[in-house]
Molecule: glmS glucosamine-6-phosphate activated ribozyme aptamer
Organism: Neobittarella massiliensis (ex Bilen et al. 2018)
RNA sequence: GUGGGAAGUAAAGCGCCAGAGCCCAUGGGGCUGACGAGGCGGAGAGUGAUCGAAAAUUCGGCGGAUGCUCUCCCGGUCAGAUAGUCGCCGCUCAGGCGACAGGUCUGGUCGUUACCCGCGCUACAAAACCCGGCAGCAAUGCCGGUCCACAAAAAGCGCGGCAGAUCAUUUU
Repeated sequence: GUGGGAAGUAAAGCGCCAGAGCCCAUGGGGCUGACGAGGCGGAGAGUGAUCGAAAAUUCGGCGGAUGCUCUCCCGGUCAGAUAGUCGCCGCUCAGGCGACAGGUCUGGUCGUUACCCGCGCUACAAAACCCGGCAGCAAUGCCGGUCCACAAAAAGCGCGGCAGAUCAUUUU
C1' cells in the first nucleotide's frame, strides 16, 4: 500500500456513480451529479415521500429517509351508553355527596405541536446571479461580500361548514 473479516461513527434534497455531459489525455484519469424550508407515539404489511427557490444534468441509476394507506396496541379529544364497591347525609324511604377514578364499553377524529373541510389574514430561507480571493493545466471546488435580497407548504389567528345529542318550532 492492497484485499478480507469484525466492531463503531456519520447522513436524510441524505450517501454513492459503470449511463450521460464536461475537462485533461490517448493503456487512462478527473469534474458535475438537490438550494434550502418542513417532517418521527409503537409494531406489522403495502407503497415508494411534503413545500417551494434556481441559469433547471436538481437528467439517469443504486441504496436509504421522519411521508402516505390499512390493521392492531398506546395516547389526546368529541360524543353516546352503562353501572359496581366503600364511606357519609337522609323521616334510613326516595335520593344526594364523596372516594376508588373523570371508571368500563362503543363510535368519530387526530398523534404528544394529538382541530375534520373550505375561505381569508399573517411569517421565515439557502443556494443561484454579480464582485473579490485561494487551489487546480482545465472541467470545477472552497471562502468572503452585495444579501439583514427574494418563497411556498406549514404553524397561529379569524370566519363559515360538516357530524352527534337534547328542547322548541317549522317542513315533509